Predicted 3D model of a 691-nucleotide part of an RNA (large-subunit ribosomal RNA, domain II) from a Candidatus Saccharimonadota bacterium. NCBI's taxonomy places the organism under Bacteria, Bacteria candidate phyla, Candidatus Saccharimonadota. Rfam family: Bacterial large subunit ribosomal RNA.
[in-house]
Context: one part of a larger RNA
RNA sequence: UCCAGCGAGUUACGCUCAGCAGCGUUAGGUUAAGUCAUAUGACGGAGCCGUAGUGAAAGCGAGCCUUAAUAGGGCGAUCAAAGUUGCUGGGAGUAGACCCGAAACCGGGUGACCUAACCAUGGGCAGGUUGAAGCGUAGGUAAAACUACGUGGAGGACCGAACCAGGAAGAGUUGCAAAUCUUUUGGAUGACCUGUGGUUAGCGGAGAAAUUCCAAUCGAACCCGGAGAUAGCUGGUUCUCCUCGAAAUAGCUUUAGGGCUAGCGUCACGAACUACCUCAUGGGGGUAGAGCUCUGAUUGAGUAAUGGUCCGCAAGGAUACUGAUCUCUGUCAAACUGCGAAUACCAUGAGAGACUACCGUGGCAGUCAGAACGGCGGGGCUAAGCUCGUCGCUCAAAAGGGAAACAGCCCAGAUCGCCAUCUAAGGCCCCCAAAUCUAUACUAAGUGGGAAACGAUGUGAAAACGCAUAAACAACCAGGAUGUGGGCUUAGAAGCAGCCAUGCAUUUAAAGAGUGCGUAACAGCUCACUGGUCAAUUGUGAUUUUGCGCGGAAAAUGUAACGGGGCUAAGUAUAGUGCCGAAGAUGCGAAUUGAGCGUCAUUUAUGACGUUUAGUGGUAGAGGAGCGUUCCUCUCGCAGUGAAGCCGAGCCGGAAGGCCAGGUGGAGCGUGGGGAAGUGAGAAUGCUGGA
Numbered sequence: 001u002c003c004a005g006c007g008a009g010u011u012a013c014g015c016u017c018a019g020c021a022g023c024g025u026u027a028g029g030u031u032a033a034g035u036c037a038u039a040u041g042a043c044g045g046a047g048c049c050g051u052a053g054u055g056a057a058a059g060c061g062a063g064c065c066u067u068a069a070u071a072g073g074g075c076g077a078u079c080a081a082a083g084u085u086g087c088u089g090g091g092a093g094u095a096g097a098c099c100c101g102a103a104a105c106c107g108g109g110u111g112a113c114c115u116a117a118c119c120a121u122g123g124g125c126a127g128g129u130u131g132a133a134g135c136g137u138a139g140g141u142a143a144a145a146c147u148a149c150g151u152g153g154a155g156g157a158c159c160g161a162a163c164c165a166g167g168a169a170g171a172g173u174u175g176c177a178a179a180u181c182u183u184u185u186g187g188a189u190g191a192c193c194u195g196u197g198g199u200u201a202g203c204g205g206a207g208a209a210a211u212u213c214c215a216a217u218c219g220a221a222c223c224c225g226g227a228g229a230u231a232g233c234u235g236g237u238u239c240u241c242c243u244c245g246a247a248a249u250a251g252c253u254u255u256a257g258g259g260c261u262a263g264c265g266u267c268a269c270g271a272a273c274u275a276c277c278u279c280a281u282g283g284g285g286g287u288a289g290a291g292c293u294c295u296g297a298u299u300g301a302g303u304a305a306u307g308g309u310c311c312g313c314a315a316g317g318a319u320a321c322u323g324a325u326c327u328c329u330g331u332c333a334a335a336c337u338g339c340g341a342a343u344a345c346c347a348u349g350a351g352a353g354a355c356u357a358c359c360g361u362g363g364c365a366g367u368c369a370g371a372a373c374g375g376c377g378g379g380g381c382u383a384a385g386c387u388c389g390u391c392g393c394u395c396a397a398a399a400g401g402g403a404a405a406c407a408g409c410c411c412a413g414a415u416c417g418c419c420a421u422c423u424a425a426g427g428c429c430c431c432c433a434a435a436u437c438u439a440u441a442c443u444a445a446g447u448g449g450g451a452a453a454c455g456a457u458g459u460g461a462a463a464a465c466g467c468a469u470a471a472a473c474a475a476c477c478a479g480g481a482u483g484u485g486g487g488c489u490u491a492g493a494a495g496c497a498g499c500c501a502u503g504c505a506u507u508u509a510a511a512g513a514g515u516g517c518g519u520a521a522c523a524g525c526u527c528a529c530u531g532g533u534c535a536a537u538u539g540u541g542a543u544u545u546u547g548c549g550c551g552g553a554a555a556a557u558g559u560a561a562c563g564g565g566g567c568u569a570a571g572u573a574u575a576g577u578g579c580c581g582a583a584g585a586u587g588c589g590a591a592u593u594g595a596g597c598g599u600c601a602u603u604u605a606u607g608a609c610g611u612u613u614a615g616u617g618g619u620a621g622a623g624g625a626g627c628g629u630u631c632c633u634c635u636c637g638c639a640g641u642g643a644a645g646c647c648g649a650g651c652c653g654g655a656a657g658g659c660c661a662g663g664u665g666g667a668g669c670g671u672g673g674g675g676a677a678g679u680g681a682g683a684a685u686g687c688u689g690g691a
Base pairs, nucleotide, nucleotide: 001691002690003689004688005687006686011095012094013093015091016090017089018088019087020086021085022084023083028049029048030047034043035042036041053060054059063075064074065073066072098236099235101233105226106225107224108223109222110221116200117199118198119197120196121195122194123193124192125190127159128158129157130155134151135150136149137148138147139146163187164186165185167184168183169182170181171180202218204214205213206212211220239626240625241624242623243622244621249262250261251260252259253258263367264366265364266363267362268361269360270359274357277351278350279349280348281347282346283345289339290337291336295333296332297331300328301327302326307321308319309318310317311316370395371394373392374391375390376389377388378387379386400411401410402409415590416589417588418587420586421585422584426580427579428578429565430564431563435577437576438575439574440573441572442571448567454551455550458548459547460546461545462544463543465541466540467539468538475533476532477531478530479529481506482505483504486500487499488498512527516525517524591616592615593614594613595612596611597610598609599608600607601606627680629677630676631675632674633673634672636670637669638668645664646663647662650659651658652657
């Protein structure tokens, strides 16, 4: 990992609701324990529910309570009034209560053959080294001290085997080994090592102290028991089909991944034209917008109080300072409004439509982690696949087509079948179904097929303004002067460092008191401006708006920023025609659910058939109808002329499933009615066995 078997809503009690049944509806229904005794029988009426309520209660009673009082108020009664007992099912409760799962807590025991400490009694430590005290002799001293040489053999002394330890590295890491091996290292007469026997026990012992050890277990051992502890947590929970179909919100919660009530689902029953939609009419509003009266903010100008500064001894004066208020002017606001929509909401009326979609009562739920997208807003950075509110939509619980691929985007909601038709979004050169379609433009950048500020004689369109056959623009030839070197400044300043004036004036076809280069200053070159040459079926210059392009443009495995090929349209814009394209729509056939109608049958209920019409995606979940397994009972059957089981071609049914030829097997098995459940397996790191 696979296979087989086992494996999870059960049972008891009372309560509640529904269905069915009995009795009752002229108020009743029913027994329990038990007894007789063997009959699913009879007896047993204690008791329970109902027939009256109300009060905390005593109690009173069609009334009762509250209260001093009913004045008021609460709960009842009336017209009459229905219940009760059982069975089955739904639900909650009490119990282990769908199953498995803790870490833990408590009780009683078992452990010191491991290990820790201690007690008793034994054992062990090759060899070598060092040479303490003491003592002796000699020297020495008044005597000592002291010195030397011997002797001596001390030491948690030294080196180093056994023994003990385990510091370092390597190996080993499904090992030789649930702690080892190799090399190396530390202690090795000591607080040494060790045998045997014994002592200390879990709310405890022991501890040269590490939460260390107490039998591979230690922040509290192990075994059994309380015990099926508890688990708002995780996982799992077994056959089929049909109908409907949610929620991820609010309030409260030691509450926030849990609950309760409401909301939303489903089932049953009941009841108003109730809801929904359209139109009309009538409403309130203070949002969008707008506005600046109010509350605040705020541009410029004017007026001007006050204040500042200066002058003045003071009175007072001055002021290119500030500036409330007021006037004009221009603005801003979620918490501003003398205005004010569209929508939305409420009401009334009418209409259309309708299998009630609305509302009420009752049974049963699930949901309380939501997500993206679009609109309007708050927070944030007008950041986030961000966060919060609200309206909507899809996903969740929705498959199909499109977006290359892609829960939440676009189109569209899959009952089943068809080698039929029409469309949606989106597409029509090839991959790839359908136009290499039509018309007119644009783009040259592979723009299309990623990006900004900003930059640029890219190119198309439009508008309006100059100049020009009295010759423009460009090019070429020529001129570009005089007062004057304007004044000032300056070492100098002559058109051209700087300042001032400037319509300077003159001569002119024209020529600035000078456009740029240049000089120390001059000089020199040039421009504006003018003449000539040339010559425009329109030319030329500058401007504004706009279409499409260009640059700006650097990233990590590999082209890699059209899905690809490839495209100059197969790109872009406008207009048009056709076609393709989905599980959409239509057609044909079939099934099924609800409703209506009809026929037939029947014990009311209802069932069968036919027909019309509307439906038939679906998670949690509600409701309905079935299949199959084991056993019991009644019944009818099969079986050595071969039961069950196993293999198995074929057949039947809408599914669960059923039937059957043949083979195998070798002794039991089934149909129909009813009943009862240890009743359906793929998952639980499920359990047992096997491969």